Predicted 3D model of a 96-nucleotide RNA (Guanidine-I riboswitch aptamer) from Clostridium magnum DSM 2767. The coordinates come from a structure-prediction model, not an experiment, and the mean pLDDT is 79. NCBI's taxonomy places the organism under Bacteria, Bacillota, Clostridiaceae, Clostridium, Clostridium magnum. The sequence is in RNAcentral, with records from Rfam and Ribocentre. Of the family's consensus pairs, 100% are formed in the model.
RNA sequence: UGUAUAGUUUUCUAGGGUUCCGCAGUUUGUGACUGGCUGGUCCGAGAGAAGACGCACAUUUAAUUGUGUACACGGAAGGAUAAAAGCCUGGGAGAU
Numbered sequence: 001u002g003u004a005u006a007g008u009u010u011u012c013u014a015g016g017g018u019u020c021c022g023c024a025g026u027u028u029g030u031g032a033c034u035g036g037c038u039g040g041u042c043c044g045a046g047a048g049a050a051g052a053c054g055c056a057c058a059u060u061u062a063a064u065u066g067u068g069u070a071c072a073c074g075g076a077a078g079g080a081u082a083a084a085a086g087c088c089u090g091g092g093a094g095a096u
């Protein structure tokens, strides 16, 4: 100095906050405001889990079936949404 872009998707988890609901408080209050609260809804992983599809190889007359699909340290900053985040920029910068 150069070199692996490593498929798609669903459900969920770690995690995350506060639109809505609930809860607590203030208030004359079926309202308004305040509080993120062990909560429900919600957001949610490249480097977390499982499944499906896809792909490669093998097998079968074929359908199918089996195997494989590896590895992955990582900021700061910015962005979206109501808001935040292991979300997005990003398997980025950088490190090895």
Stems, first nucleotide, its partner, number of pairs: 007053006015043002020040002022037001023035005054069005071091001073094001077089003